[in-house]
Formats: sequence, C1' cells, structure tokens
RNA sequence: UUACCGAAAAGGCAUACUUAUUGAAAGGUAAGGACGCAAAGCCAAGGGCCUAAAGCACUAUUGCUAUGGCAGCCUAGCUACCGAA
Repeated sequence: UUACCGAAAAGGCAUACUUAUUGAAAGGUAAGGACGCAAAGCCAAGGGCCUAAAGCACUAUUGCUAUGGCAGCCUAGCUACCGAA
C1' cells in the first nucleotide's frame, strides 16, 4: 500500500410513528423522531415484492397488465471514512 476483516475513537445514515407536501395508488420529499446499519452510499441490470392511473377483458362485481415504485429483501456493477487484532 492492496484485499479480507471489524476492535477503538471521531464523524455518518435513520425504523416505526407524527406533521406538512406531492402522487390515482404504491411511494417520494421536508421537518421531528431512533428500530437498527460498516456501505442503511450510488445504480432498477437479474430475481423478488408493492401499486394499478391509463389500457385490455367483463353487463357489473372484478381480473390482467408497469410505462409507476421499493437499494433498510437478495445478486451483479460503481464508489467510499477510520485502522486494533
């Protein structure tokens, strides 16, 4: 120094929930709040999951469908702080 790894310290992120806002919804954003996280940083490519406005089918109920989402579900890819064993 690099890879693995995760002791310490510093610093970081922020679950549920609440409020506001946005959206058809799922969800997002901001503030509060901390369940947790060593990639809980980025990425929707593969799998998985959520939603179903428009569209299609149906007399209707309803069903199908992502072009909408989830990276804090897994994999692949990219990047990164500290340095004990």

Predicted 3D model of an 85-nucleotide RNA (c-di-GMP-I riboswitch aptamer) from Paucisalibacillus globulus DSM 18846. Taxonomically the source falls in Paucisalibacillus globulus (Bacteria, Bacillota, Bacilli, Caryophanales). It was read from a public genome assembly, where an Rfam model found it. The model forms 95% of the base pairs in the Rfam consensus. The prediction has a mean pLDDT of 88.